[in-house]
Context: one part of a larger RNA
RNA sequence: UGACGGGUCCCCGCACAAGCGGCGGAGCAUGCGGCUUAAUUCGAUGCAACCCGAAGAACCUUACCUGGGUUUGACAUCACGGGAAAAGCUGUAGAAAUACAGUGUCCAUUAGGGCCCGUGACAGGUGGUGCAUGGCUGUCGUCAGCUCGUGUCGUGAGAUGUUGGGUUAAGUCCCGCAACGAGCGCAACCCUUGUCCUAUGUUGCCAGCGGUUCGGCCGGGGACUCAUAGGAGACUGCCGGGGAUAACUCGGAGGAAGGUGAGGACGACGUCAAGUCAUCAUGCCCCUUAUAUCCAGGGCUGCACGCAUGCUACAAUGGCCGGUACAACGGGCAGCGACCUCGCGAGAGUGAGCGAAUCCCUCAAAGCCGGCCCCAGUUCGGAUUGAAGUCUGCAACUCGACUUCAUGAAGCCGGAGUCGCUAGUAAUCGCGGAUCAGCAAAGCCGCGGUGAAUACGUUCUCGGGGAUUGUACA
Repeated sequence: UGACGGGUCCCCGCACAAGCGGCGGAGCAUGCGGCUUAAUUCGAUGCAACCCGAAGAACCUUACCUGGGUUUGACAUCACGGGAAAAGCUGUAGAAAUACAGUGUCCAUUAGGGCCCGUGACAGGUGGUGCAUGGCUGUCGUCAGCUCGUGUCGUGAGAUGUUGGGUUAAGUCCCGCAACGAGCGCAACCCUUGUCCUAUGUUGCCAGCGGUUCGGCCGGGGACUCAUAGGAGACUGCCGGGGAUAACUCGGAGGAAGGUGAGGACGACGUCAAGUCAUCAUGCCCCUUAUAUCCAGGGCUGCACGCAUGCUACAAUGGCCGGUACAACGGGCAGCGACCUCGCGAGAGUGAGCGAAUCCCUCAAAGCCGGCCCCAGUUCGGAUUGAAGUCUGCAACUCGACUUCAUGAAGCCGGAGUCGCUAGUAAUCGCGGAUCAGCAAAGCCGCGGUGAAUACGUUCUCGGGGAUUGUACA
């Protein structure tokens, strides 16, 4: 100087407390361990691995296994020699890869281009090492810290500054001080959202006028909503109390909004030899008729078990039936697909319109109105299984999703323990998108609808910041 303390003091954080809803019990989905297997490819492993890489494993993907092939190679560049286009199509063998036979041909003026065969350089490797690395990422932590120059002090390590008195979300600011300044962080500058103004109106409006087959549908309008740009607005600016006449804090006015308005992007010096050689790049090592490469089938979906994350429930603030109201974000041409017809339905037929503020996906659902159920393993719950189908796709046996009929399991609120959340939040309700032929999505990323309770307080638990003290630790 640090680190540590079941030392002290000060201060923060959904850390506890207060409160609401869960998890742990059930069924199912998904991931992991284990076991099994020819293979069940690999990585991730306390927080910070376990709906994680995977934003899509039937083939492909695919790296694994079995079997069948190839060896200048599936892919790149070059040299030499030789040759004819190569591909495609047809046939035979085969599971296919592929082999054989037939057919069939290029651009060009020569050179040559492109192609094939052979030879040689070389290719190739998701083989190893993340403890050789770059890059990227997680974490402490959006925590308020981490340092430097000069000066001063100390033999020196180092100290001072950065400590102290206040204050703040903040090393934020004020005051003081052998310090004076500065840098990386904090904050602000950026984006979204909340109010208003201006400009512009093929979206919006009967707001005012006219028409109307009643639909902004038509004329028309630039008021409003909205959209797209530009601007205004919030600064403790104003008033009062407190305070060192400071920083700041408490209350108030005005205001759409206050005292960082709300949310996002943004992550200091560093820590964990943290993670990743399987995104990529890369040193070294290793394989090179195989650890490369092509193909078919299988596996990654196996199931006595254990764990993790979710979904659906156990019901009456509910379930079912009928009627009826109101969104936002997004996506669409090998696409979204209306109307109409058929089907109980998944869907099928036809195909208008739309490269989209114009058409479509697109009826939002909870809600509201009316009716049934009457506390029952039930009109709760939907697993499981049987049968019949639909769709995608070369192909749904292993191993897809969905529909209809039948079947109706466990489950009556969950032990010890444990998690999330402080406001448009939790809870609850639906909608969209990426990936994608289809889908195991109940996942992920967004969007809006309805919309709470509680916080006395900081003794205790956990994590963190600062000061100080002890130490046989570095």
Small-subunit ribosomal RNA, 3' major domain from an Acidimicrobiia bacterium, 474 nucleotides, folded computationally.
The coordinates come from a structure-prediction model, not an experiment, and the mean pLDDT is 86.